A computed fold for a 73-nucleotide RNA from a Candidatus Nealsoniibacteriota bacterium, annotated as transfer RNA. The organism belongs to Candidatus Nealsoniibacteriota, within Bacteria. The RNAcentral record of the sequence draws on ENA. Rfam family: tRNA. Rfam classes the family as a transfer RNA.

């Protein structure tokens, strides 16, 4: 230098054939206990990497960047 994949909650990741976002763990409150842990119930937490384009509508499609990983030279 070229090619490919990936970027979503604090962490690990789904969703990605457009109609507006979820799980597990972690965190908070409550129940339970003499007290913890475990278990259960409820809850909080997101400009979906950035900018632009298409479109009634973009996390989703397209382009260009940035970052991470891999491959080729």
């Nucleotide at each position: 230098g070229c090619c490919c994949a990936c970027g979503u909650a604090g962490c690990u990741c789904a969703g990605g054939c457009a109609g507006a976002a979820g799980a597990g763990c972690a965190c908070g409150u409550c129940u339970u206990u003499g007290g913890u842990a475990a278990a259960g119930a409820c809850g909080a937490g997101g400009u979906c990497c950035g900018c632009a384009g298409u479109g009634c509508a973009a996390a989703u499609c397209u382009g260009c960047g940035c970052g991470u990983g891999g491959g080729c030279u």